This is a predicted structure of a 72-nucleotide RNA (transfer RNA) from a Flavobacteriaceae bacterium. The sequence was found in a public genome assembly. The prediction has a mean pLDDT of 81. It matches the Rfam family "tRNA".
[in-house]
RNA sequence: AGGUCUAUGGUGUAAUGGAUAGCAUGCAAGGUUUCGACCCUUGUGGUAUGGGUUCGAGUCCUAUUAGACCUA
Numbered sequence: 001a002g003g004u005c006u007a008u009g010g011u012g013u014a015a016u017g018g019a020u021a022g023c024a025u026g027c028a029a030g031g032u033u034u035c036g037a038c039c040c041u042u043g044u045g046g047u048a049u050g051g052g053u054u055c056g057a058g059u060c061c062u063a064u065u066a067g068a069c070c071u072a
Base pairs, nucleotide, nucleotide: 001071002070003069004068005067006066007065010025011024012023013022018055026044027043028042029041030040031039048064049063050062051061052060
């Protein structure tokens, strides 16, 4: 320099262009317990950024940013 892939809560991981973006874990509160652990209930918090297509975008297109890999 060229090319390919990836980016979703604090963490991990789903989602056929149409669900209030799901699950697990973490955290907080409550219950349970002599205390704690385990367990139960509730809550919490997310689509990298800009633009475009579409009635509708996490998903499609485009540019950028960050990371990984390949070629030179």